[in-house]
RNA sequence: AUAAUUUAAUCGCUUAAUCUGUUUGUUAAACAGAACGGAGGAACCAUAUUUGGGGUGAAUCAUUUAUACAUAUGAGGGGCUACCCUUGGAGCCCUAACCCGUCAGCUAACUUCGUAAGCGUGCUGAGGGAGGGAUA
Numbered sequence: 001a002u003a004a005u006u007u008a009a010u011c012g013c014u015u016a017a018u019c020u021g022u023u024u025g026u027u028a029a030a031c032a033g034a035a036c037g038g039a040g041g042a043a044c045c046a047u048a049u050u051u052g053g054g055g056u057g058a059a060u061c062a063u064u065u066a067u068a069c070a071u072a073u074g075a076g077g078g079g080c081u082a083c084c085c086u087u088g089g090a091g092c093c094c095u096a097a098c099c100c101g102u103c104a105g106c107u108a109a110c111u112u113c114g115u116a117a118g119c120g121u122g123c124u125g126a127g128g129g130a131g132g133g134a135u136a
Stems, first nucleotide, its partner, number of pairs: 011120004018034007035115006045105001052103001053100004060075004076095006083129007
């Protein structure tokens, strides 16, 4: 100096999954509030029921392969590339998983639930905004 691995802190990313306060207290936990997100639930409107139906989520659809669900390609959809937002280019990725249990359309009032888990990117042009530094 380079590469890899591990640990800690800061920072950042996916996501609704964050912040604050109080009490007890060794860590931490419990409770409460705010914020964010989901579900159920009238009228009006809409509508089907084993080919079951439905929900959270970007995570669906089409084709293809082999004895067969694997796989692969494409379309569509989603994310990241470090001050923030919008946008163009380029690059790198994902397209899962789980749940309800014969049952739920929309849906005001109302009712109710969640705040987990997992990771480590840092190229460029334009517009708008914010902040910092230097000089006078």